[in-house]
The RNA shown here (c-di-GMP-I riboswitch aptamer) has 84 nucleotides and comes from Anoxybacillus mongoliensis. Rfam family: c-di-GMP-I riboswitch aptamer. Its family is annotated with cyclic-di-GMP binding in the Gene Ontology. Of the family's consensus pairs, 95% are formed in the model. Lineage of the source: Bacteria > Bacillati > Caryophanales > Anoxybacillaceae > Anoxybacillus.
């Protein structure tokens, strides 16, 4: 130095809800909060998959669409600290 795996310890992030702001809306972003997480870290035109549908089609309405989001859906990339 590599691989495989999780059982100490020091940390680490933060679900649902509120609160405040931004957004059409999904969501985010800050805080409170701790469902859980050993990658819950990073990647969203150039793996799949999801949610939203301003504007756009359509148009009576359903309905259709990302150029708008989801990494705590899978995936891909790095990667700490005891052990063997």
């Nucleotide at each position: 130095a590599a691989g495989a795996a999780g059982u100490a310890a020091g940390g680490g992030c933060a679900c649902a809800g509120c609160u405040a702001a931004g957004g059409a809306a999904a969501c985010u972003u800050a805080g409170c909060g701790u469902c859980g997480c050993a990658a819950a870290g990073c990647u969203a035109u150039a793996g799949g998959g999801g949610c939203u549908a301003a504007g756009g089609g359509a148009a009576g309405a359903a309905c259709c669409u990302a150029u708008g989001c989801c990494a705590g859906c899978c995936a891909g990339c790095u990667g700490c600290c005891a052990u063997u």